[in-house]
RNA sequence: GACUUAUCAAGAAAGGUGGAGGGGUCAGGCCCUGUGAAGCCUUAGCAACCGGUGAGUGAUCACGUCAGGUGCUACAUCCUGCCCGUUACGGGAAAGAUGAUCU
Numbered sequence: 001g002a003c004u005u006a007u008c009a010a011g012a013a014a015g016g017u018g019g020a021g022g023g024g025u026c027a028g029g030c031c032c033u034g035u036g037a038a039g040c041c042u043u044a045g046c047a048a049c050c051g052g053u054g055a056g057u058g059a060u061c062a063c064g065u066c067a068g069g070u071g072c073u074a075c076a077u078c079c080u081g082c083c084c085g086u087u088a089c090g091g092g093a094a095a096g097a098u099g100a101u102c103u
Base pairs, nucleotide, nucleotide: 001102004100005099006098007097008096013043014042015041016040017039021032022031023030026081027080028079029078044073045072046071048070049069050068051066052065053064054063056061077095082092083091084090085089
């Protein structure tokens, strides 16, 4: 970096620094923010995947547990946009995020 694949309505904070933006892109909304945004650092926590571990199993698969590796810790991936339907709503896709594999 690209393909493939799984998950994404649950869960989880505080301090320091910084000094005006932020919630992926575009648009329309709606929120957060000088009662301090983004970024960076420290500690803590959560538990999606990998890993360890327990027991079940022919295998698969699912469940529990640990917190080593990534990751994450406002609002459903903040909502909507595209398609379908029984159309105040529901379902699906697209895109995105994260992990794993590969290069």
This is a predicted structure of a 103-nucleotide RNA (SAM riboswitch aptamer (S box leader)) from Acanthopleuribacter pedis. The sequence was found by an Rfam model in a public genome assembly. Its Rfam family is "SAM riboswitch aptamer (S box leader)". Gene Ontology term of the family: regulation of gene expression.